[in-house]
Context: one part of a larger RNA
Molecule: small-subunit ribosomal RNA, central domain
Organism: Cellvibrionales bacterium
RNA sequence: CUGGGCGUAAAGCGUGCGCAGGCGGUUCUCUAAGACAGGUGUGAAAUCCCCGGGCUUAACCUGGGAACUGCAUCCUGAACUGGCAUGCUAGAGUAUAGUAGAGGACAGUGGAAUUUCUGGUGUAGCGGUGAAAUGCGUAGAUAUCAGAAGGAACAUCAGUGGCGAAGGCGACUGUCUGGACUAAUACUGACGCUGAGGUGCGAAAGCGUGGGGAGCAAACAGGAUUAGAUACCCUGGUAGUCCACGCCGUAAACGAUGUCAAUUAGCCGUUGGAAAUCUUGUAUUUUUAGUGGCGCAGCUAACGCGAUAAAUUGACCGCCUGGGGAGUACGGCCGCAAGGUUAAAACUC
Numbered sequence: 001c002u003g004g005g006c007g008u009a010a011a012g013c014g015u016g017c018g019c020a021g022g023c024g025g026u027u028c029u030c031u032a033a034g035a036c037a038g039g040u041g042u043g044a045a046a047u048c049c050c051c052g053g054g055c056u057u058a059a060c061c062u063g064g065g066a067a068c069u070g071c072a073u074c075c076u077g078a079a080c081u082g083g084c085a086u087g088c089u090a091g092a093g094u095a096u097a098g099u100a101g102a103g104g105a106c107a108g109u110g111g112a113a114u115u116u117c118u119g120g121u122g123u124a125g126c127g128g129u130g131a132a133a134u135g136c137g138u139a140g141a142u143a144u145c146a147g148a149a150g151g152a153a154c155a156u157c158a159g160u161g162g163c164g165a166a167g168g169c170g171a172c173u174g175u176c177u178g179g180a181c182u183a184a185u186a187c188u189g190a191c192g193c194u195g196a197g198g199u200g201c202g203a204a205a206g207c208g209u210g211g212g213g214a215g216c217a218a219a220c221a222g223g224a225u226u227a228g229a230u231a232c233c234c235u236g237g238u239a240g241u242c243c244a245c246g247c248c249g250u251a252a253a254c255g256a257u258g259u260c261a262a263u264u265a266g267c268c269g270u271u272g273g274a275a276a277u278c279u280u281g282u283a284u285u286u287u288u289a290g291u292g293g294c295g296c297a298g299c300u301a302a303c304g305c306g307a308u309a310a311a312u313u314g315a316c317c318g319c320c321u322g323g324g325g326a327g328u329a330c331g332g333c334c335g336c337a338a339g340g341u342u343a344a345a346a347c348u349c
Base pairs, nucleotide, nucleotide: 004320005319006318007303008302012317014201015200016199017198021194022193023192025088026087030083031082033081034080036077037076038075039073040072041071042070049065050064051063052062053061054060091191092188093187094186095185096183097182098181099180103177104176105175106174107173108172109171110154115149116148117147118146119145120144121143125136126135162169163168206247207246208245209244210243211242215241216240220236221235222234223233258316259315260314261313262312263311266294267293268292269291270290271289272288273287274286275285276284277283278281298305299304322349323348324347331342332341333340334339
């Protein structure tokens, strides 16, 4: 180098964009770089191999042949790959008309509920638990009525429903804005796929500065429980949770399944479109883009997967190589820090 793998055994980067690189639809002309075939030249001798000869054989020596799988090329060929040029429309994209959507950013508005405050009614309990106690309450609580303040989250609708590359997104209205899908034409004419480095986004927690703070609640305090109880339960409660700006860059970031393309039996749902049919209906059939449940072939160690493949193939990238040591040490890079990333070895079984 070839060879084996990556749903659960080790192994798919959290996810996009994208330079280089790799790979790339179809027609015709030329070219001849690659690759292939043929020719020619060369590939010293010896060695190796084959057929002979010579020492009594053998080793050894020796004649002839083959081979030397290589290199070069004025050469010939032109199917394939590449290159120059010319077209094409099936890939990709643009325009037109529509459709659905918690896709994103900003601004404003709303009601229910919790808490607190003020006032009224009212009196001895409330609260909490397995049972209690701490706690609150005659300085009038809990309950109830009216009013006010403030913050956070948006019940029902709600759905293996929708949207987004992923993280994720759920009250309503407005402004700005990204993507997808459908139908029919017109246009561009391979403009494509993947993508080492690079770069953007990236839950929660955490960090910095300034706000905000209703509820909840690490830490902490008290009450219980218990042999103990640095817990589970209860009463409180600070960071935090919220907002703005800036960091962090990690998760069981999961479908534990990389992206793109093609091909391969059926059946039943559901979401968004479109077309046709008549019996005009909550209809039927067809088609398309998603999203689910079964299932044939095939695959799989089995479980299972099964057109949304883990089937059959192609292109490109990432990753794995016994367990522990260890995702650690050292060094580099990044970070305010916490730490992240890259990443061993000795030793041991």